[in-house]
Context: one part of a larger RNA
RNA sequence: AGACGGGGACCCACACAAGCGGUGGAGCAUGUGGGUUAAUUCGACAGUAAACGAAGCACCUUACCUGGACUUGACAUCCUGCGGAUCCUCUGGAAACAGGGGAGUGCCUUCGGGAACGCAGUGACAGGUGCUGCAUGGUCGUCGUCAGCUCGUGUCGUGAGAUGUACGGUUCAGUCCGGCAACGAGCGCAACCCUCGCCACUAGUUGUACUUUUCUAGUGGGACUGCCUCGCACAACGGGGAGGAAGGUGAGGAUGACGUCAGAUCAGCAUGGCUCUUACGUCCAGGGCACCACACGUGCUACAAUGGCCGGUACAGAGGGUAGCCAACCAGUAAGGGGGAGCCAAUCCCAAAAAGCCGGUCCCAGUUCAGAUUGAGGGCUGCAACUCGCCCUCAUGAAGGAGGAAUCGCUAGUAACCGUGGGUCAGCGAUACCACGGUGAAUAUGUUCCUGGGUCUUGCACU
Numbered sequence: 001a002g003a004c005g006g007g008g009a010c011c012c013a014c015a016c017a018a019g020c021g022g023u024g025g026a027g028c029a030u031g032u033g034g035g036u037u038a039a040u041u042c043g044a045c046a047g048u049a050a051a052c053g054a055a056g057c058a059c060c061u062u063a064c065c066u067g068g069a070c071u072u073g074a075c076a077u078c079c080u081g082c083g084g085a086u087c088c089u090c091u092g093g094a095a096a097c098a099g100g101g102g103a104g105u106g107c108c109u110u111c112g113g114g115a116a117c118g119c120a121g122u123g124a125c126a127g128g129u130g131c132u133g134c135a136u137g138g139u140c141g142u143c144g145u146c147a148g149c150u151c152g153u154g155u156c157g158u159g160a161g162a163u164g165u166a167c168g169g170u171u172c173a174g175u176c177c178g179g180c181a182a183c184g185a186g187c188g189c190a191a192c193c194c195u196c197g198c199c200a201c202u203a204g205u206u207g208u209a210c211u212u213u214u215c216u217a218g219u220g221g222g223a224c225u226g227c228c229u230c231g232c233a234c235a236a237c238g239g240g241g242a243g244g245a246a247g248g249u250g251a252g253g254a255u256g257a258c259g260u261c262a263g264a265u266c267a268g269c270a271u272g273g274c275u276c277u278u279a280c281g282u283c284c285a286g287g288g289c290a291c292c293a294c295a296c297g298u299g300c301u302a303c304a305a306u307g308g309c310c311g312g313u314a315c316a317g318a319g320g321g322u323a324g325c326c327a328a329c330c331a332g333u334a335a336g337g338g339g340g341a342g343c344c345a346a347u348c349c350c351a352a353a354a355a356g357c358c359g360g361u362c363c364c365a366g367u368u369c370a371g372a373u374u375g376a377g378g379g380c381u382g383c384a385a386c387u388c389g390c391c392c393u394c395a396u397g398a399a400g401g402a403g404g405a406a407u408c409g410c411u412a413g414u415a416a417c418c419g420u421g422g423g424u425c426a427g428c429g430a431u432a433c434c435a436c437g438g439u440g441a442a443u444a445u446g447u448u449c450c451u452g453g454g455u456c457u458u459g460c461a462c463u
Stems, first nucleotide, its partner, number of pairs: 001463002004459002007457007015447002019410005026301008034292002042053002064287007073125001077124002079121005086103007107114002127276002130274003136270002138265003141261001143259001148187006154163003167178003193253004198221007224247001227241005303403001307362007319350003324343002329338002369400001374395007416439007
């Protein structure tokens, strides 16, 4: 000087408390451990791994296993020789591949040849998702959007170092004020950026019967403790009030200081070193990543009457669409099919929003709750749904009667409940993720305690 303390003082945070809803019990989905396996590819492991990389595992992906093949190689550069390239087709084979048949004579040219392309050969080389994240770059997580971390000069100290940055107030804030052997400065804080809320202007093939207007998308205004009042040290600032669409950081986002954890990633990419080289490289078929006595994490659906079912009826926002979205209409119980209008989309389509509201029914029951599981029949995508897809219909109807110890989220348009869209994507195991709106609460006396953090101080056998 730090770190640490079941030392002290002060302060903060959904940290506790106050409250609302969950998890832990059930079934299922999904990830992980373990077990199993020829293989169940690899990574991630307190917080900071476990619906994480994976924003799409039937083949492909794919890195794993079994088997069948190749060896200058699936891919790059260079050299030599031959040939048109290319397309169609036959045989064997699971394919990769091997062996034949046919069509075909291009482009530039100084007529030597050349540029792509194929085959053969040679060796330099290629190739490796092989190892090392404790050799690295880059990127990310975390403390933490916490208020801190430093520098120049000066001063103090033999020195390490201190001071500044301590103190009194104040703030979300090392924010600001006062004071001070310090005076200044930098990275952080705040502001500048984006979205939403109010107003004005400009423009408009969306809306309306029409027009002020709604809306769309651009520009600007508006909020600054500016005004009043009280408190305080005549300060910073704090309490209250007026006006206002909005106050005292208006709400949300983007933004993450010096550093910490030899944190994570050599499998996104890049890269040093090591290592494999007829194989640890490459191609192919099939299998596996989907297994299942168990254990854990994250979720979905429920256990019902504030409910289930049936009929009628209302109101969004944000997105996506040409190898696409697909209307009307027709037949089908339905999935889906036929059909073909419109739309490169404020124009057409996906599209119905759902909870809600109105009416009816059920009468507390393992039920008209719940829907797992299984049987049968069908539909769709795709070369192909056996291992191993999704959807529909009929039948079947399991556990579950509110969940032990323990534990999580949330302070307002939030939680909770309700539906909608998108990416990935042929299809989909999405209940995930990312976004969107609808309905819309309760509680906070407070900081003793639990957890994490900040400032000062004290102890110290640690560095």